The RNA shown here (transfer RNA) has 73 nucleotides and comes from a Planctomycetota bacterium.

[in-house]
RNA sequence: GCCACCGUAGCUCAAUUGGCAGAGCAGCGCAUUUGUAAUGCGCAGGUUGCCGGUUCGAUUCCGGCCGGUGGCU
Repeated sequence: GCCACCGUAGCUCAAUUGGCAGAGCAGCGCAUUUGUAAUGCGCAGGUUGCCGGUUCGAUUCCGGCCGGUGGCU
C1' cells in the first nucleotide's frame, strides 16, 4: 500500500424484508439475615465511533474519515 471483518450502557454481547434501542454481569435502593454473602423485587445507566447522503422514518442502506483485528504484498 491492498482486501475482509468489527465499532451499540462501565464490561461481554444481542437487536434483518429500515418502524418504540435490549439482555447478562457490574452499580444503586428495598426485602430477606443477628450481620455479611447468596437470593428475590425494583431503579438508574445510550449523541448506536465521527461527518454527510437516501428515506415519512436509519443501529440497519450508501459515501468519506477515525480506531481495532486478521490476511496479502
The coordinates come from a structure-prediction model, not an experiment, and the mean pLDDT is 80. NCBI's taxonomy places the organism under Bacteria, Pseudomonadati, Planctomycetota. Its Rfam family is "tRNA". Rfam links the family to the GO term triplet codon-amino acid adaptor activity. By type it is a transfer RNA.